[in-house]
Predicted 3D model of a 349-nucleotide part of an RNA (large-subunit ribosomal RNA, domain IV) from Candidatus Avelusimicrobium intestinipullorum.
The sequence was found in a public genome assembly.
Taxonomically the source falls in Candidatus Avelusimicrobium (Bacteria, Pseudomonadati, Elusimicrobiota, Elusimicrobia).
Its Rfam family is "Bacterial large subunit ribosomal RNA". Rfam links the family to the GO terms ribosome and structural constituent of ribosome.
Context: one part of a larger RNA
RNA sequence: CCAUCGUCAAGGAACUAGGCAAACUAGCUCCGUAACUUCGGAAGAAGGAGUGCCCAAGUACUGGUGCAGCAAUGUAUUGGGAAAGGGUCGCAGUGAAUUGGGCUUCGUGACUGUUUAACAAAAACUUAGGGCUCUGCUGAAAUCUCAAGAUGAUGUAUAGGGCCUGAUGCCUGCCCGGUGCCGGAAGGUCAAGGGGAGUGGUUAGCCGCAAGGCGAAGCUGCGAACUUAAGCCCCGGUAAACGGCGGCGGUAACUAUAACCGUCCUAAGGUAGCGAAAUUCCUUGUCGGGUAAGUUCCGACCUGCACGAAUGGCAUAACAAAGAAGCCGCUGUCUCGACGGUGGGCUCG
Numbered sequence: 001c002c003a004u005c006g007u008c009a010a011g012g013a014a015c016u017a018g019g020c021a022a023a024c025u026a027g028c029u030c031c032g033u034a035a036c037u038u039c040g041g042a043a044g045a046a047g048g049a050g051u052g053c054c055c056a057a058g059u060a061c062u063g064g065u066g067c068a069g070c071a072a073u074g075u076a077u078u079g080g081g082a083a084a085g086g087g088u089c090g091c092a093g094u095g096a097a098u099u100g101g102g103c104u105u106c107g108u109g110a111c112u113g114u115u116u117a118a119c120a121a122a123a124a125c126u127u128a129g130g131g132c133u134c135u136g137c138u139g140a141a142a143u144c145u146c147a148a149g150a151u152g153a154u155g156u157a158u159a160g161g162g163c164c165u166g167a168u169g170c171c172u173g174c175c176c177g178g179u180g181c182c183g184g185a186a187g188g189u190c191a192a193g194g195g196g197a198g199u200g201g202u203u204a205g206c207c208g209c210a211a212g213g214c215g216a217a218g219c220u221g222c223g224a225a226c227u228u229a230a231g232c233c234c235c236g237g238u239a240a241a242c243g244g245c246g247g248c249g250g251u252a253a254c255u256a257u258a259a260c261c262g263u264c265c266u267a268a269g270g271u272a273g274c275g276a277a278a279u280u281c282c283u284u285g286u287c288g289g290g291u292a293a294g295u296u297c298c299g300a301c302c303u304g305c306a307c308g309a310a311u312g313g314c315a316u317a318a319c320a321a322a323g324a325a326g327c328c329g330c331u332g333u334c335u336c337g338a339c340g341g342u343g344g345g346c347u348c349g
Stems, first nucleotide, its partner, number of pairs: 001344008010335002014333001019330001027051005036041001038167001052088004061080008089093001101328006108320002113125002129165007142151003168315004173245003178242002180238005187233003193227002198222005205214003246264005273307001274304001285301005
């Protein structure tokens, strides 16, 4: 010097991103215990007192069983077992060891639970509860599979599948123009197929001196009208479907502001509630509180760059090895370092 452990004057978080680490607390008995609350909790809240041994005493009291008695009760036996008071020893009695520090406020998630085996345990996932939607059963819907077969389920809409939200309380506004889904079937469009107007090839034959031309039937190629499903166009519905939820100008008898008016655009222009927020750029916004001093914190304001209602909104008791702020206690975290134990390193052998 390294690791680990022990102790410390005075101070007591001045350390630090942050009380990280350490210390304090601690068992049992008794007293006592707030806000809030879903009345269960919160709670071991907080805060106090006692604690050994001996006598009192195996006493008082008390559970079981037997006996006596109508019963109250008495008694026997077998278990449990105090207190007041008194005495006594030590610095110290949960004498060692095991063995909660506490309180206040806020954000988030209701809770117990789950997770990145080996850097993340969380506010992430799950959850009970809520909603939408599909499914009527010879083969449900959905899923695996070429099929057979199987799961769903030896279930049957109080059942099963998919998606979203996430206890509970109060609630969940407006928009169906776009996309999706559902319904509709008049019209437009529209495939193969049907259909076959028309037209091409071939050539028996005919014409021609020839080159060549015309050309029936058959075979064969192309092929118009017409006919024809779903879909799409179209017409409606639907947002706890995907999603969306404005701008400018003017106006009140101080000023400021604008209940009010005008105008443009839109499918409709953000309702309730909340708001510098896990969301606020400007920003350490402004005011109040806490501190001697506070970019964090709490309470307000609203100018919401860019909250907002099941991509849920706002509250919320209880809960959290989670996050933020403050207070009491406590301490070698620090002022500021010192000493000691153990094991290494180092030196020598």